The RNA shown here (Bacterial RNase P class A) has 384 nucleotides and comes from Tersicoccus sp. Bi-70. It is recorded under the gene name rnpB. NCBI's taxonomy places the organism under Bacteria, Bacillati, Actinomycetota, Micrococcaceae, Tersicoccus. The prediction has a mean pLDDT of 76.
């Protein structure tokens, strides 16, 4: 210098004027709740998003047992839990750095393999390759001896050719041609040793070619799963009329407990319809499996200790708006510098400045994102 891999960060700054929301403090009005005005703190995000996994909290009665349903699926760890994250193993991709994997089970069953192809599951002869018969025709050394052509029965799965896939590769021996028929090596299967926490890896025997793929198809195995959701759930306040029907109070309506059953428990009110009220207001609210330094274990995720830090809680819903300067992009132009140049720098105009935006909190993971910035690492090429 030219091109790739990973991994980490930032996501504009200052000022000035209007102007919002939570506390807090002052003043004024009001009996009061409170409302207005000044003044001070503090006031989105790396994803606040999607709402997809997973908790935490709240209630519902702490939620047993079968089916059914849903999820997960290599090993081992890690965390409150995961479908998240770390190491590894194995199978893929790359020339590397590095990168992808919904990676149990296809001798329980079933079931499905499109098109194209002769055949797609205990199969298959279309061309070809070998044999036999019998004909035609050329040759002839006249011998059913050779050649080539269609026919007719047979034998082959080595070639071609269809497909994503063709009933183990590849080489040899064999045969008329062929075939795990046999023989070697790789591949499978099954025992043995070693090594490893294990997933699995490595070596040595034997066996003989049995068993095509699909489980992101049904299915089978292992684990995991009670529901609901802050409109959760509690308080205070206020308002209002009550009536029809239907079941039913130990012969138990109704509900708890997503679905079905069994079983347990709660129970005197329940449902349903016409009709009338209310739709105010506190709390739950934000300190949390929390951030950052350090330091010790650990390869790592991550955990221990110890110092420090406190920074949004609205509720028709605040966190804006506009100017000016910078500071980056892109385009344009210059009679400005440097450089042979390709550029580099300077000035001046223009225009751009993404994605999105809390609404009980957390951990993930997916998406979206204008521009930029660091750091490790691979492959070139070129000079010394």
């Nucleotide at each position: 210098u030219g091109g790739g891999a990973c991994g980490g960060c930032c996501g504009g700054g200052c000022g000035g004027c209007c102007g919002c929301g939570u506390c807090c403090g002052g003043u004024a009005c009001g009996c009061g709740a409170g409302u207005a005005c000044c003044g001070g703190c503090c006031g989105a995000g790396g994803a606040a998003c999607g709402u997809c996994c997973g908790g935490g909290c709240u209630c519902c009665g702490c939620a047993g047992g079968g089916c059914a349903c849903g999820g997960u699926g290599g090993u081992g760890g890690g965390u409150a839990a995961c479908g998240c994250c770390c190491a590894c193993u194995c199978g893929g991709g790359g020339a590397g750095a590095c990168c992808c994997g919904c990676a149990g089970g296809a001798c329980a069953g079933u079931g499905c393999c499109a098109c194209a192809g002769a055949g797609a599951a205990c199969a298959g002869a279309c061309c070809g390759c070998c044999c036999g018969c019998a004909c035609g025709u050329c040759g002839u050394u006249c011998g059913c001896c050779g050649g080539c052509g269609a026919g007719c029965g047979g034998g082959u799965a080595a070639g071609g050719g269809u497909g994503a896939a063709a009933c183990g590769g590849c080489g040899g021996u064999g045969u008329a041609a062929g075939a795990g028929a046999c023989c070697a090596c790789c591949g499978c299967a099954c025992c043995c040793c070693g090594g490893g926490u294990g997933a699995c890896c490595g070596g040595g025997g034997u066996g003989g070619c049995a068993g095509g793929g699909u489980a992101a198809a049904c299915c089978c195995c292992a684990c995991c799963g009670g529901g609901a959701g802050c409109a959760a759930g509690g308080c205070c306040a206020g308002a209002c009329a009550g009536g029809g029907c239907a079941c039913g109070u130990u012969c138990g309506a109704g509900g708890g407990c997503u679905g079905c059953u069994c079983g347990c428990c709660c129970g005197a009110g329940u449902g349903u319809c016409c009709g009338g009220g209310u739709a105010g207001g506190c709390c739950g609210c934000u300190c949390g499996a929390g951030g950052g330094u350090g330091u010790c274990g650990g390869c790592a995720a991550c955990g221990g200790c110890a110092c420090u830090c406190c920074u949004a809680g609205a509720u028709g819903g605040a966190u804006g708006g506009u100017c000016g300067c910078c500071a980056c992009c892109c385009g344009c132009g210059c009679a400005c510098g440097g450089g042979u140049g390709a550029c580099c720098g300077g000035c001046g105009c223009g225009g751009g400045c993404a994605c999105a935006g809390a609404a009980c909190c957390c951990g993930g993971c997916g998406u979206a994102c204008a521009g930029g910035c660091c750091g490790u690492c691979c492959c070139g090429u070129c000079c010394a």